This is a predicted structure of a 1375-nucleotide RNA (small-subunit ribosomal RNA) from a metagenome.
RNA sequence: AAACGGAUCCUUCGGGAUUAGUGGCGGACGGGUGAGUAACACGUGGGAACGUGCCUUUUGGUUCGGAACAACUCAGGGAAACUUGAGCUAAUACCGGAUAAGCCCUUCGGGGGAAAGAUUUAUCGCCAUUAGAGCGGCCCGCGUCUGAUUAGCUAGUUGGUGGGGUAAAGGCCCACCAAGGCGACGAUCAGUAGCUGGUCUGAGAGGAUGAUCAGCCACAUUGGGACUGAGACACGGCCCAAACUCCUACGGGAGGCAGCAGUGGGGAAUCUUGCGCAAUGGGCGAAAGCCUGACGCAGCCAUGCCGCGUGAAUGAUGAAGGUCUUAGGAUUGUAAAAUUCUUUCGCCGGGGACGAUAAUGACGGUACCCGGAGAGGAAGCCCCGGCUAACUUCGUGCCAGCAGCCGCGGUAAUACGAAGGGGGCUAGCGUUGCUCGGAAUUACUGGGCGUAAAGGGAGCGUAGGCGGACUGUUAAGUUAGAGGUGAAAGCCCAGGGCUCAACCUUGGAAUUGCCUUUGAUACUGGCAGUCUUGAGUACGGAAGAGGUAUGUGGAACUCCGAGUGUAGAGGUGAAAUUCGUAGAUAUUCGGAAGAACACCAGUGGCGAAGGCGACAUACUGGUCCGUUACUGACGCUGAGGCUCGAAAGCGUGGGGAGCAAACAGGAUUAGAUACCCUGGUAGUCCACACUGUAAACGUUGAUUACUCGCUGUUGGCGAUACACAGCCAGCGGCUAAGCGCAAGCGAUAAGUAAUCCACCUGGGGAGUACGCCGGCAACGGUGAAACUCAAAGGAAUUGACGGGGGUCCGCACAAGCGGUGGAGCAUGUGGUUUAAUUCGAUGAUACGCGAGGAACCUUACCUGGACUAGAAUGCCCUUGACCGAUCCAGAGAUGGAUUUUUCCGCAAGGACAAGGAGCAAGGUGCUGCAUGGCCGUCGUCAGCUCGUGCCGUGAGGUGUUGGGUUAAGUCCCGCAACGAGCGCAACCCUUAUCUUUAGUUGCCAGCACGUAAUGGUGGGGACUCUAAAGGGACUGCCUGCGCAAGCAGAGAGGAAGGAGGGGAUGACGUCAGGUCAUCAUGGCCCUUACGUCCAGGGCUACACACGUGCUACAAUGGCGUAUACAAAGUGUUGCAAGCCAGCGAUGGUGAGCCAAUCACAAAAAGUACGUCUCAGUUCGGAUUGCAGGCUGCAACUCGCCUGCAUGAAGUUGGAAUCGCUAGUAAUCGUGCAUCAGCAAUGGCGCGGUGAAUACGUUCCCGGACCUUGUACACACCGCCCGUCAAGCGAUGGAAGUCGGGAGGACCUGAAGACAGUAGCUGUAAGGCGCUGUUUAGGGUUAAACUGAUGACUGGCGCUAAGUCGAAACAAGGUA
Repeated sequence: AAACGGAUCCUUCGGGAUUAGUGGCGGACGGGUGAGUAACACGUGGGAACGUGCCUUUUGGUUCGGAACAACUCAGGGAAACUUGAGCUAAUACCGGAUAAGCCCUUCGGGGGAAAGAUUUAUCGCCAUUAGAGCGGCCCGCGUCUGAUUAGCUAGUUGGUGGGGUAAAGGCCCACCAAGGCGACGAUCAGUAGCUGGUCUGAGAGGAUGAUCAGCCACAUUGGGACUGAGACACGGCCCAAACUCCUACGGGAGGCAGCAGUGGGGAAUCUUGCGCAAUGGGCGAAAGCCUGACGCAGCCAUGCCGCGUGAAUGAUGAAGGUCUUAGGAUUGUAAAAUUCUUUCGCCGGGGACGAUAAUGACGGUACCCGGAGAGGAAGCCCCGGCUAACUUCGUGCCAGCAGCCGCGGUAAUACGAAGGGGGCUAGCGUUGCUCGGAAUUACUGGGCGUAAAGGGAGCGUAGGCGGACUGUUAAGUUAGAGGUGAAAGCCCAGGGCUCAACCUUGGAAUUGCCUUUGAUACUGGCAGUCUUGAGUACGGAAGAGGUAUGUGGAACUCCGAGUGUAGAGGUGAAAUUCGUAGAUAUUCGGAAGAACACCAGUGGCGAAGGCGACAUACUGGUCCGUUACUGACGCUGAGGCUCGAAAGCGUGGGGAGCAAACAGGAUUAGAUACCCUGGUAGUCCACACUGUAAACGUUGAUUACUCGCUGUUGGCGAUACACAGCCAGCGGCUAAGCGCAAGCGAUAAGUAAUCCACCUGGGGAGUACGCCGGCAACGGUGAAACUCAAAGGAAUUGACGGGGGUCCGCACAAGCGGUGGAGCAUGUGGUUUAAUUCGAUGAUACGCGAGGAACCUUACCUGGACUAGAAUGCCCUUGACCGAUCCAGAGAUGGAUUUUUCCGCAAGGACAAGGAGCAAGGUGCUGCAUGGCCGUCGUCAGCUCGUGCCGUGAGGUGUUGGGUUAAGUCCCGCAACGAGCGCAACCCUUAUCUUUAGUUGCCAGCACGUAAUGGUGGGGACUCUAAAGGGACUGCCUGCGCAAGCAGAGAGGAAGGAGGGGAUGACGUCAGGUCAUCAUGGCCCUUACGUCCAGGGCUACACACGUGCUACAAUGGCGUAUACAAAGUGUUGCAAGCCAGCGAUGGUGAGCCAAUCACAAAAAGUACGUCUCAGUUCGGAUUGCAGGCUGCAACUCGCCUGCAUGAAGUUGGAAUCGCUAGUAAUCGUGCAUCAGCAAUGGCGCGGUGAAUACGUUCCCGGACCUUGUACACACCGCCCGUCAAGCGAUGGAAGUCGGGAGGACCUGAAGACAGUAGCUGUAAGGCGCUGUUUAGGGUUAAACUGAUGACUGGCGCUAAGUCGAAACAAGGUA
């Protein structure tokens, strides 16, 4: 529901409404998801053997019958779901007959098959049939991920014939026949995955991806199956099996959100159990209409895209506050406040759509419009070291923390945390994850391979790739035109619509592809023909360690025999093991055996590489040159494959002289499983077989063509006596262009091109593990990952370094002289001690140093006692005293008492003192690794740099190197350099000589005076000297050598000779060298103390060790007496003569001197004479006792000196080590500073006497230049390797254990389908039952693949400052 019979209700009796059932159509669309699938699944383009409900179209028909089944009634079963029996009944439900234009089958004779009616006469249906549209099924070409550590797969497999089956071709299925089919252009297997239009990115080519939207496919709890139907093997249908959930009366049943909402779980994470069918679309229906979580809307989420707002203008005492500060100011900042103005969004009130054509509006009182109030409600996030836009303060102190990479943080952090300020983006911002880009870092566009990663060890050769000249043909590649297709959306362009935009919409372009067709024919390809230049053959010459086999030879080593001969030989850095009196080594003769082949021999030869070396013979491969006769592209390369392939190694059998892993012994050494030595076995040799690797290297694949020259050599040709020029083929050197990161290569390319092959893609893990292949084994081939690092690496540069080289220098060695180290003492240091023994300096470059002078002071340390704006200074205010003197207490500082009661100035004010307030003081407290200044050292070494030019991509070089020369980067010559600076030298001081000037305090030759004597006096300037100015020395002259610079000559001359001697003078820099305790100073720290004052103590300690010195050990001496000669200094708080006293230190007195005048002051060694006579002494003087002196408030801790007495060690110093080259060493005295005095033997000066030696540069040390190597650059005090020990991490093996998916075999086997059927049933078609086949699932089993786990075990990586050695980098100490 306009097919049917009922039921219920209403009725105007015409009928209407509702409804279970029968029947029709639709539930195969729409919606969801991406598990599976590497496939005709998808994309694209074709094809033939098909189907098709609804729709359009053509033609013809729509006839006659029949039997049922639901509903319903009756009777049952069950908890339920549901269901059984009997009976009645309708249809467009079911069945049969007739008819057949067209249709289907056919052996061409023939055979077969249809329908449904309803009705108010409009129409809607039904059956057959024709054509179409749209849709669907099937087939094919091409395209579509990774792995070869998956290489063979396949029996319905491939094809044929004949059947069956299907809508339809077909092994789709079956029977028979044949033995095929696929695969290196990647089959099979394994892993992963829905495909596409598109999306993201990119200049593109590509790379990644497949959400939303659209096309296709697959799936619907898992697996199997069919039924119905036009269409399904069907998301909201059926049957079976399995898992799970639910109901149950335990007998049995029910279910499938990957539809829309929603729930739980999981998770870093993803929404409302909304409104409506109003629009668009779909299904059914004649229609009204019904259904529609498709769809249209609304809700949630800054998830994305787009648009908008959070106010605008004016506003400087540049307010306050904050931050910084050089304390002035700057900045936040016109920012705020304030004044004026506007109203988007939001809020309130009013109107109010389009979407709908007549009606119908979920959205929705929404969009939009009008009015009103009022700046009113509306800004955050990240960053500020570089990359990368944006900076300061505080806090912290390798902590806390940051970090994308580099890297920040250890007391001045633009890097952590905070603040102020600034930068960026903005309703967002930052982080994390993913993809592409940058990345030419997989290179088609568009890379490489000698040394950075990378050429196969070499050849032959298969497939493949590529291929000489000419002609014709074809038209596959190629190219041009046309046609078809390349869905829409998207991207792009031009318009249009929402106020703009995002968004939507119209048209165009594009879609680089595929197919069909017609032309073109240069090139490539196919086919055919021809050619000779590539390649090969032939002929004639040539060289050669090319190969294999056989034989022969001499020298040497070793062994054996014999002779001579005697005590060693051998070996090493030195030795020893070893051999030898049983006769070695040495030497002579004879013999044996094995291995290797001196000279020739040469960046010479040959070979594909490995490799090949006496001579002869046999066999044999290749190459080169010449002639140009023959073939006619026969060529090049070469994945797989095959062959060859050093040494070592392995097997079997020989051989074994020498050498020699392992092994033994001797040495060396801390050790020495090494280097060295003595022995010595495998092996080395031969035959046969295996292994198949090397720094198998030219670290350079093969072939072809082209691209300046010079030179040497091997073979050949031509010419030829040689010499010599030329050609070809090799082997070398230098170079042009070019290439290369550079060094370099450079016709033998690493140049310019072409073809083919191999290989590479950061370092380590690792050429390892697993798997497979090969091998007797050893092992070889192929060959990862986890994890870890931010590098590893190449070439070159500058340094530094070397147990590398060359040249040179230095008291560096050597040659000498004298010391130290032994003794005693002095002094400094370490250590120890102490209340304190203040601090610093610590290889050279600390240690007689700061300190050129610690009894107090110094003094910084300790103990005790005191002070707190303080012991000192400046400014300000007030006052006028203060100082001094006396007394008392006290260890003193200090306190108390008494006395004294200002000065200059007209004034202002000032001086001084006291008190007060503040700014401020004070610190020998820390940091010399925050610093200045100063200093040490390399080193008085000869170096260090710059400008311009040139060379190099650059770092950088050149100059500055080279040949000479010098003390010297000194000078000369040469030179892509030319100049210049700081250093060297010179200028300065001193000393040696002369001249001039000057002549006191110095001097005295001549003259004069005087004295015992003295420059004492007059005088003099000659001399010495003094102190000022000059001269002088420059390789200037000569000889020799040399280009020159220069060197040599005992040269000349000269006082001085090649820088005459000495000093001052210290380049760029190094050592984070030293000093915060000279001074200055940033930061930090203390402030009734880490400041200041005072007394006492300490710096002076003392089992010990070291440095630097003094005095000695004696006769070149000690002692005594006598006697000679300096220089340079110092002196008024001083030096002090002389005289007196004292043994003396010294005391008393005191002339002279502010110094060429006086004094210290005596010089000493020396010389002369005497004595001592080799001894612990007449050496040596320590130590100690006693007595004195001096300084000073004060000599106890803790001074110096004197006298007397005492009289220690020590008889020349181990290992080792220092200074010095000429007026030096050695030795002798003398002065000064500091200072009251002095521990001074120290330091700094001065003179006297006064040597020896240097062949020379091999060695030690230090330095300079050039060169070389380097894995070093904090630079050799560097770097760095391995075992072991500890922690952590990932990973391999492993007796096994537990899983996973796929396949094989066997057993079982549901539903269904197919086949058969004798039983049952129906009027019949048929159905049921039974049997068989097939099969999901289940079970059993043997292997394979893969994952997890596993006692134990193997290596690997990372980690702190562990242990042992010292392997590599230099000649790395054994290349």